A computed fold for a 96-nucleotide RNA, annotated as Glycine riboswitch aptamer. It was read from a public genome assembly, where an Rfam model found it. Model confidence (mean pLDDT): 76 of 100. It matches the Rfam family "Glycine riboswitch aptamer". The family has 44 seed sequences and 9,425 matches in Rfam 15.1. Gene Ontology term of the family: glycine biosynthetic process.

[in-house]
RNA sequence: GCGUGGGAUUCUGGAGAAGUCUGCAAGUCGCAGAUGCCGAAGGUGCAAGCGGCCAACCCCCGUAAACUCUCAGGCGAAAGGACAGAAUGCCGUCCA
Numbered sequence: 001g002c003g004u005g006g007g008a009u010u011c012u013g014g015a016g017a018a019g020u021c022u023g024c025a026a027g028u029c030g031c032a033g034a035u036g037c038c039g040a041a042g043g044u045g046c047a048a049g050c051g052g053c054c055a056a057c058c059c060c061c062g063u064a065a066a067c068u069c070u071c072a073g074g075c076g077a078a079a080g081g082a083c084a085g086a087a088u089g090c091c092g093u094c095c096a
Base pairs, nucleotide, nucleotide: 001095005091006090008088009087010086011085012084013083018035020034021033022032023031024030036075037074038073042071043069045067049063050062051061052060
């Protein structure tokens, strides 16, 4: 200096679903209960393949997601938000 991978910080974009009902409280967006919903914080579960186990095969064990469940979370705005882009610098690897 170039390429690739990983995560960090800042900025930008970023979906879904009741501003539901009842009671209480009230310069208040809180508390308790009920019903209906959503999936993109986090978490649960899972195929093939691969790896492990074994002499070998099966069984069994490990390993994914935006799939699945809806525990948590959420269903006006704000906030949060997987993920994506940009900038900055860090770590690892390779080449000269």